[in-house]
């Protein structure tokens, strides 16, 4: 340094839910709160999924497929950076 991840050590993050706020919505921000997390750090490039709109097929306005815009990193892959040092 790399791999790896301990009933190690010191740190860290913060689900659901509640309160306040933003948004058509998904969801996000702040506070409280901890289900959990070896990266539950960053990143929307590729998948997946969620929301809004349009088209398509159909003809019980809903499955199917496509496109546009938006979201999710605590869904996965990829990329970047990173604490510690047992086996």
């Nucleotide at each position: 340094c790399a791999c790896c991840g301990a009933c190690a050590a010191g740190a860290g993050c913060a689900a659901a839910c509640c309160c306040g706020g933003a948004g058509c919505a998904a969801u996000c921000c702040g506070g409280g709160g901890a289900c959990g997390c070896a990266g539950a750090g960053c990143c929307a490039a590729g998948g997946g999924u969620c929301c809004g709109g349009a088209a398509u097929c159909a003809u019980u306005u809903g499955c199917u497929u496509u496109c546009c815009g938006g979201g999710c990193a605590g869904c996965c892959u990829a990329g970047c950076c990173g604490c510690c040092g047992a086996a």

Predicted 3D model of an 87-nucleotide RNA (c-di-GMP-I riboswitch aptamer) from Desulfuromonas sp. Its Rfam family is "c-di-GMP-I riboswitch aptamer". From the family's description: GEMM was predicted in a large-scale screen for bacterial structured RNA regulatory elements. The coordinates come from a structure-prediction model, not an experiment, and the mean pLDDT is 88. The organism belongs to Desulfuromonas, within Bacteria.